Predicted 3D model of a 390-nucleotide RNA (Bacterial RNase P class A) from Gammaproteobacteria bacterium UBA2675. The sequence was found by an Rfam model in a public genome assembly. Its Rfam family is "Bacterial RNase P class A". Its Rfam clan is "RNaseP clan". The family's RNA type in Rfam is ribozyme. The model forms 97% of the base pairs in the Rfam consensus.

[in-house]
RNA sequence: CGAGUUGGCCAGACAGUCGCUGCCGUCAUCCGCUUUUGCAAUCGUGCAAUCGAUCGCAGAGGCCGCCGGUGGAGGAAAGUCCGGGCUCCGCAGAGCAGAACGCCAGGUAACGCCUGGGGGGUGAAAGCCCACGGAAAGUGCAGCAGAGAGUAGACCGCCGGUACGUCACUUCGGUGUCGAACCGGUAAGGGUGAAAGGGUGCGGUAAGAGCGCACCGCGCGACUGGUAACAGUUCGUGGCACGGCAAACCCCGUUCGGAGCAAGGCCAAAUAGGAACCCAAUGGUGUGGCUCGCACUGGGUUCGGGUAGGCUGCUUGAGGUCAGUAGUGAUACUGAUCCCAGAUGAAUGACUGUCCCCGACAGAACCCGGCUUAUCGGCUGACUCGUUUG
Numbered sequence: 001c002g003a004g005u006u007g008g009c010c011a012g013a014c015a016g017u018c019g020c021u022g023c024c025g026u027c028a029u030c031c032g033c034u035u036u037u038g039c040a041a042u043c044g045u046g047c048a049a050u051c052g053a054u055c056g057c058a059g060a061g062g063c064c065g066c067c068g069g070u071g072g073a074g075g076a077a078a079g080u081c082c083g084g085g086c087u088c089c090g091c092a093g094a095g096c097a098g099a100a101c102g103c104c105a106g107g108u109a110a111c112g113c114c115u116g117g118g119g120g121g122u123g124a125a126a127g128c129c130c131a132c133g134g135a136a137a138g139u140g141c142a143g144c145a146g147a148g149a150g151u152a153g154a155c156c157g158c159c160g161g162u163a164c165g166u167c168a169c170u171u172c173g174g175u176g177u178c179g180a181a182c183c184g185g186u187a188a189g190g191g192u193g194a195a196a197g198g199g200u201g202c203g204g205u206a207a208g209a210g211c212g213c214a215c216c217g218c219g220c221g222a223c224u225g226g227u228a229a230c231a232g233u234u235c236g237u238g239g240c241a242c243g244g245c246a247a248a249c250c251c252c253g254u255u256c257g258g259a260g261c262a263a264g265g266c267c268a269a270a271u272a273g274g275a276a277c278c279c280a281a282u283g284g285u286g287u288g289g290c291u292c293g294c295a296c297u298g299g300g301u302u303c304g305g306g307u308a309g310g311c312u313g314c315u316u317g318a319g320g321u322c323a324g325u326a327g328u329g330a331u332a333c334u335g336a337u338c339c340c341a342g343a344u345g346a347a348u349g350a351c352u353g354u355c356c357c358c359g360a361c362a363g364a365a366c367c368c369g370g371c372u373u374a375u376c377g378g379c380u381g382a383c384u385c386g387u388u389u390g
Stems, first nucleotide, its partner, number of pairs: 001386010012355007020072006027065001032063008041054004074361001078372002081370005086260004093292004098256005103117005118132001119130004133251002138249002140245002155190002157186006164179002167176003198216006217240001218238005223232003264312004274303006283297004319338008356359001
């Protein structure tokens, strides 16, 4: 200098004019509405008012207005895919079905997430990926080719035998060579295929074969190291299984109530305490399905009527930042410091000027931890390989 891998940060900037919204404060307004405190009166119940309701007066606050101060969308706010916090449901108890996850050890509120390690795959490497328990419980699947694809084999070959034929030899009994037919043996050689009955070598055999042996591989056991998954220049033993696929059904282990801020709570207002039909205690209802249990005693369908307004939930959190300590790390602990959007037909917009990195993907709606997807450009750390120079 070039190519590549991996981590972190930013996400147009500045100035001016007008505009939107949360919170705080001053001023003003108290016409009206509303909350609360005090006083007095009336009515109701009752033996008795300190109870409840209505009305009046006074004080304080809020709504409405002006001004000032201060804050105001993301790294993914997206997908709604996982996990929770929170709220509600008289079962949330047990089981079945169902679903998810699946090497080991940690982290976390928890997870299907993250970190580290093991094993496998891939790359020249840094790195990246893994839906990683079980095939000796059972069932199932694998086109074509090929003899045969898992209780899986004989096509070409090789060897032997019978009788036949050619040639040669002959001690005339027969022997040898070649050819084709039939029978038997074989799976070492060749072929087919993505994959073919462990591999190499030696012995052995009629020819061969783990048939036997040596080494490698594989199974089982022990030992050593490691928390473990696992690993091994370790030892022993066995000729040694019938391969692959479970992201096929299945088996095993672990986990799992449901619904969701349109949850839920309060206030105000209005209406029709509506009508018809069906089931009914051996029934019905009770927040996914089925069964049991438990609790309660009604439930369902159709037509019709009223309201859909306000307040709250609503933002201080498993919170952020900085430092130290522990740890390989995810992270944890301690200390300091900060408050960082709460809209509700839905708040940050419009205009002007300057600058350059010329602006991509893209807008919260109860909150948080993850994963996945989209994405212009800039800054920066570490590592791998190559080239050149010193």